[in-house]
A computed fold for an 80-nucleotide RNA from uncultured Gryllotalpicola sp., annotated as Glycine riboswitch aptamer. Rfam family: Glycine riboswitch aptamer. Rfam describes the family as follows. This family represents the bacterial glycine riboswitch. Rfam links the family to the GO term glycine biosynthetic process. The sequence is in RNAcentral, with records from MGnify. Taxonomically the source falls in Gryllotalpicola (Bacteria, Bacillati, Actinomycetes, Micrococcales).

RNA sequence: CCGCGGGAGAGCCGCCCGAGGUCGGGGCGGCACCGAAGGAGCAAACCUCCCCGUCAAUCUCUCAGGUACGCGCACCGCGG
Repeated sequence: CCGCGGGAGAGCCGCCCGAGGUCGGGGCGGCACCGAAGGAGCAAACCUCCCCGUCAAUCUCUCAGGUACGCGCACCGCGG
C1' cells in the first nucleotide's frame, strides 16, 4: 500500500419546488454542535553558551470535513 472484517461522535428550524394521504428527494437561509479523512499548533528529548532549529498524538484548533440512513473515517484484527 491492497483485500476482507470491526469501527465512534454531533442538529434542528424556516421557506421554495417535486410527490400527493404526511415521502425525511432537491435547493436556499439561520444559528448550534462533533472530531477519528486531510490540515495546522505545542511538550519532553536532541542540538546549542544562548537564541534558533529538529520533533508526537486518540492532546489543542476547527480551515476543511462531518451531525437521519448510507458512504467515508483515525485506530484494531486476518491475509498478501